[in-house]
RNA sequence: CUCUUAUCUAGAGUGGUCGAGGGACUGGCCCUAUGACACCCAGCAACCGGCAGCAAUGCAAAUGGUGCUAAAUCCAGCAGAAUUCACGUUCUGAAAGAUAAGAG
Numbered sequence: 001c002u003c004u005u006a007u008c009u010a011g012a013g014u015g016g017u018c019g020a021g022g023g024a025c026u027g028g029c030c031c032u033a034u035g036a037c038a039c040c041c042a043g044c045a046a047c048c049g050g051c052a053g054c055a056a057u058g059c060a061a062a063u064g065g066u067g068c069u070a071a072a073u074c075c076a077g078c079a080g081a082a083u084u085c086a087c088g089u090u091c092u093g094a095a096a097g098a099u100a101a102g103a104g
Base pairs, nucleotide, nucleotide: 001104002103003102004101005100006099007098008097013041015040016039017038021031022030023029025077026076027075028074042069043068044067047065048064050059051058052057073096078093079092080091081090082089083088
């Protein structure tokens, strides 16, 4: 990097350092010197792993591997349906993305 499977409306800081960008992409709309992003600490969760169980499933979370801690994946993007004179609104599915586990 590619493929497969699962999940993505819950949860988590009035902390420290730094100093200008950030929210994947595009369009919006936002966050941000009342300090973004990043890092550290702290925390959340429970995918793998651990424990119990034939299994379904349940338990713990501290010294295992990750992940996460503005807004639903912040909203939409493609297709279909309902509704509307129209603009639009709502719903469903996909695509894209993120994370985990496995394979190449």
Predicted 3D model of a 104-nucleotide RNA (SAM riboswitch aptamer (S box leader)) from Pelosinus fermentans. Model confidence (mean pLDDT): 85 of 100. Its Rfam family is "SAM riboswitch aptamer (S box leader)". Rfam links the family to the GO term regulation of gene expression. RNAcentral holds the sequence, with entries from Ribocentre. The organism belongs to Pelosinus, within Bacteria.